[in-house]
Parts: sequence; C1' cells; structure tokens
RNA sequence: GGGCCCGUGGUCUAGUGGUUAUGACGUCGCGCUAGAACCGCGAAGGUCCGGAGUUCAAUCCUCCGCGGGCCCACCA
Repeated sequence: GGGCCCGUGGUCUAGUGGUUAUGACGUCGCGCUAGAACCGCGAAGGUCCGGAGUUCAAUCCUCCGCGGGCCCACCA
C1' cells in the first nucleotide's frame, strides 16, 4: 500500500429499516441464612464509535473518518 471482517450498558452479546434496543455475567437492594455462599424477586446502568447522506422513519442501507482483528504485497 491492497483486500476482507468487526465496533451495541463495566465485560461478552442478540437485534440488520418501524412498539419502550435483547440476554448472560458483574453491580446495588430485598428475601432466604446464626452469618455467608447458592438460589429467588426487583432495580440502576446505553449519545448503538464520530460525521454526512438516502428515507415518512436509520443501531440496521450508502459515503467519509476513527479504532480493532485477519490475510496478501512491499522495504529491510
């Protein structure tokens, strides 16, 4: 330098145009317990990487940028 893939709560992740963005772990509260763990119930936590465009409507499609991963090429 070229090609492909990915970016969603603290972490991992589902959702790929239309209701209030899904679940697990973690965190907090309550129950349980002598006290914990486990388990049950509940809650908080998201500018969906940034910008622009398309559309009645964008997490989703297109373009540009940023970040990450894989492969190839080049230099040495």
RNAcentral holds the sequence, with entries from ENA.
Predicted 3D model of a 76-nucleotide RNA (transfer RNA) from a Candidatus Sigynarchaeales archaeon.
The source organism's lineage runs through Archaea, Promethearchaeati, Candidatus Sigynarchaeota, Candidatus Sigynarchaeia and Candidatus Sigynarchaeales.
The coordinates come from a structure-prediction model, not an experiment, and the mean pLDDT is 81.
It matches the Rfam family "tRNA".